[in-house]
RNA sequence: ACGCCAAAGCUGCCGCCGCUUCCUCGGUGCCAGCACGGGGGACCCGAUUGCCACUGCGCGAUGAAAUCACGCGGUGGCCGGGGCGCAAGGCUGCGGGCAACCGCCGCCAAGGUCACUUCCUAGGACCGAGCCCGCCAGCUAACCUCGUCGGCAUUGGGAAGGGUGAUC
Numbered sequence: 001a002c003g004c005c006a007a008a009g010c011u012g013c014c015g016c017c018g019c020u021u022c023c024u025c026g027g028u029g030c031c032a033g034c035a036c037g038g039g040g041g042a043c044c045c046g047a048u049u050g051c052c053a054c055u056g057c058g059c060g061a062u063g064a065a066a067u068c069a070c071g072c073g074g075u076g077g078c079c080g081g082g083g084c085g086c087a088a089g090g091c092u093g094c095g096g097g098c099a100a101c102c103g104c105c106g107c108c109a110a111g112g113u114c115a116c117u118u119c120c121u122a123g124g125a126c127c128g129a130g131c132c133c134g135c136c137a138g139c140u141a142a143c144c145u146c147g148u149c150g151g152c153a154u155u156g157g158g159a160a161g162g163g164u165g166a167u168c
Base pairs, nucleotide, nucleotide: 001164002163003152004151005150009034010033011032012031014029015028016027017026018025035148036147037146038145039144040143045138050078051077052076053075054074055073056072057071058070060068061067080136081133082132083131084130089108090107091106093104094103095102096101111127112126113125114124116161117160118159119158120157121156122155
């Protein structure tokens, strides 16, 4: 002296471009190594077949019919499942549907971020999405495999601790 979110960085060989008297330096491409992050993948363990409408049969309630509850079967309809991520979930309203459910807006909310880390203190602000796989994947040692993008600009004070660089 030293920004933030995020895994999203560092180094090296070689090639190309630029600067340069020279030494060097900068950018970029491929490849490699290290580092960081994700997914798949045994034993053991875990999990495993739901809901709605109509209908037939059985049984119970009922004086009978109707109706209702339960069980079994048939027909049709609805809800697949999983991954990255803080981005779970709930409610009103509107629209579609007989229903199960599906879609949209809004509000709340678990959760998350705010300048090296943690704690204390005084004040706040914001996010609470999106994307992917494609009927398939729980955990999971060995093993296999993928990514290193993108977007931004920071309240104050105190205590403790830590890393890097430069200079003396």
This is a predicted structure of a 168-nucleotide RNA (c-di-AMP riboswitch aptamer (ydaO/yuaA leader)) from an uncultured Opitutia bacterium. Its Rfam family is "c-di-AMP riboswitch aptamer (ydaO/yuaA leader)". Rfam links the family to the GO terms regulation of gene expression and cyclic-di-AMP binding.